[in-house]
RNA sequence: UUCGUUGUCGUAGCGCCUGGACUCGUCGGUGGAGGUGGCGAGUCGACGAGGUGGAGACUGAUCGAACUCUUCGGCGGAUGGUCUCCCGGCUCGCACGGUCGUGACGGUGAGAGCAAAACCGGUGGGUGACUGCCGGGACAAAGGCUCACCGAGGUGCCCCC
Numbered sequence: 001u002u003c004g005u006u007g008u009c010g011u012a013g014c015g016c017c018u019g020g021a022c023u024c025g026u027c028g029g030u031g032g033a034g035g036u037g038g039c040g041a042g043u044c045g046a047c048g049a050g051g052u053g054g055a056g057a058c059u060g061a062u063c064g065a066a067c068u069c070u071u072c073g074g075c076g077g078a079u080g081g082u083c084u085c086c087c088g089g090c091u092c093g094c095a096c097g098g099u100c101g102u103g104a105c106g107g108u109g110a111g112a113g114c115a116a117a118a119c120c121g122g123u124g125g126g127u128g129a130c131u132g133c134c135g136g137g138a139c140a141a142a143g144g145c146u147c148a149c150c151g152a153g154g155u156g157c158c159c160c161c
Base pairs, nucleotide, nucleotide: 014076015075016074017073019072020044021043022042023041024040025039026038027037047064048063049062053086054085055084056083057082058081059080087101088100089099090098091097093157094156095155096154105151106150107149108148109147110146111145119136120135121134122133123132124131125130
């Protein structure tokens, strides 16, 4: 240094890097340099919000932010989507049907409320590209919540009148 085994911790804008961009070393070149090029080693490669009933199949996943966006591209994964079954909520009770998923009927509109990076300052690591930590400090959308409106609320049984 590599491989295998075991154990522990962390991870879902999560992990990784062969395209790409950049940095350094070296070779070469030159009167001396630089560039192109060869070889080698590195750096970057997603800022948070939100999100899991169980199993299976298919698919390949919500929302915005940014001194403009390489957060490009690739691989893997993922709480996303559709369907089937089971379980569960709602539909006055039960069964079926319908609809959804514990925040548990659908749609529309409005309202309240919520972030981190970026940015500024400080302090470290590295020859460098870059990068860690601390402090200050704003600004979202969706989901969820609240209100209003529209729609669905069926069939049978039971109970009451």
A computed fold for a 161-nucleotide RNA from Thermomicrobium sp., annotated as glmS glucosamine-6-phosphate activated ribozyme aptamer. It was read from a public genome assembly, where an Rfam model found it. The source organism's lineage runs through Bacteria, Thermomicrobia, Thermomicrobiales, Thermomicrobiaceae and Thermomicrobium. Rfam family: glmS glucosamine-6-phosphate activated ribozyme aptamer. Rfam describes the family as follows. This entry contains a glucosamine-6-phosphate activated ribozyme that is found in the mRNA for GlmS. GlmS is an enzyme that uses fructose-6-phosphate and glutamine to generate glucosamine-6-phosphate. The ribozyme catalyses self cleavage of the glmS mRNA that is thought to regulate GlmS activity. Its family is annotated with catalytic activity and regulation of gene expression in the Gene Ontology. It is annotated as a riboswitch.